Predicted 3D model of a 74-nucleotide RNA (transfer RNA) from a Candidatus Microgenomatia bacterium.
[in-house]
RNA sequence: GGCCCCGUCGUCUAGUGGUCUAGGACACUUGGUUCUCAUCCAAGAGAUCGGCGGUUCAAAUCCGCCCGGGGUCA
Numbered sequence: 001g002g003c004c005c006c007g008u009c010g011u012c013u014a015g016u017g018g019u020c021u022a023g024g025a026c027a028c029u030u031g032g033u034u035c036u037c038a039u040c041c042a043a044g045a046g047a048u049c050g051g052c053g054g055u056u057c058a059a060a061u062c063c064g065c066c067c068g069g070g071g072u073c074a
Stems, first nucleotide, its partner, number of pairs: 001073007010026004018057001028044005050066005
């Protein structure tokens, strides 16, 4: 340098053009339970989806470039 794959809450992930507000698990916070801790139960906060641009009435989702990670060929 060519080609391929990946990037979404703190972490792991669902989603594959449209149904309000991007859902779930763990973690976190608050409350309940308990003599206390843990467990368990309830509630809450937390991502505008790597960046920019394009297509579209509508983009996390499709396209282009760039950034980062991984693989492969030379």
Notes
Its mean pLDDT, the model's own confidence on a scale to 100, is 81.